[in-house]
RNA sequence: GGAGGAGUGGCAGAAUGGUAAUGCGCCAGUCUUGAAAACUGGUGCCCGUAAGGGCUUGCAGGUUCGAGUCCUGUCUCCUCCG
Numbered sequence: 001g002g003a004g005g006a007g008u009g010g011c012a013g014a015a016u017g018g019u020a021a022u023g024c025g026c027c028a029g030u031c032u033u034g035a036a037a038a039c040u041g042g043u044g045c046c047c048g049u050a051a052g053g054g055c056u057u058g059c060a061g062g063u064u065c066g067a068g069u070c071c072u073g074u075c076u077c078c079u080c081c082g
Stems, first nucleotide, its partner, number of pairs: 001081007010024003018065001025043006044055004058074005
C1' cells in the first nucleotide's frame, strides 16, 4: 500500500429501513434480629420543581416520510495479502 471484519449505556450483548432488546452490575424497596439469597421497581445524556422537551449506536456528512442498519469520507482495533 491492497482486501476483509469489528466499534451500540458502567460491562457483556441483541435489534428485517419502523418504540435502541436482554443479562450482569448499580440504586431503592419487600423479606430478615442483621445480612446473603429470592422477589418487586428503577437505572444512557442534557434542560425542567414537575408535566414534559431535546439529544444519543466511534466521528462527520448523504439517501429516505423514517437509518444502529443503506451510501461517502474519516478514526481506532483485529485478520489476511504484498